Transfer RNA from a Nitrososphaeria archaeon, 71 nucleotides, folded computationally.
[in-house]
Order: sequence, then structure tokens, then C1' cells
RNA sequence: GCCGCCGUAGUGUAAUGGUAGCACAGGGGCCUGUGGAGCCCCCAACCCGGGUUCGAUUCCCGGCGGCGGCC
Repeated sequence: GCCGCCGUAGUGUAAUGGUAGCACAGGGGCCUGUGGAGCCCCCAACCCGGGUUCGAUUCCCGGCGGCGGCC
């Protein structure tokens, strides 16, 4: 330098054009002899900029970053 894949709560991961879901972590409560187990509730995210569309996490283009391959 070229090619491919990926980028979503603090962390790990879903979504295939129409409300961003789940788990862990964190906070509160219940329960309990105790609780770090169990149950209930809450908090928190789409890498950036354009384009297409009534509508974009999703499709297209560019950029940035990570991983892998080639040279």
C1' cells in the first nucleotide's frame, strides 16, 4: 500500500427498513440466622460525516478505529 470482516449500555452479545432486546455488572427493595443465593424494580448504548427513504442500528459512499490476510 491492497483485500476481507467487525464497530450497539461499564462488559459480552441480538436486531435483516418501522418502540434498540437480553445477560452480567451497577443502584434500590423483598426474602433470609447471614447473603455474595433467589425474586421484583430502576439506570445505561447504535464509532463519525454525508446519501437513499415517509422512516436507517439495518441499505449506499467516505472517514476513523480494531482484527485477519497479501505484499
Taxonomically the source falls in Nitrososphaeria (Archaea, Thermoproteati, Nitrososphaerota). It matches the Rfam family "tRNA". By type it is a transfer RNA. Model confidence (mean pLDDT): 83 of 100.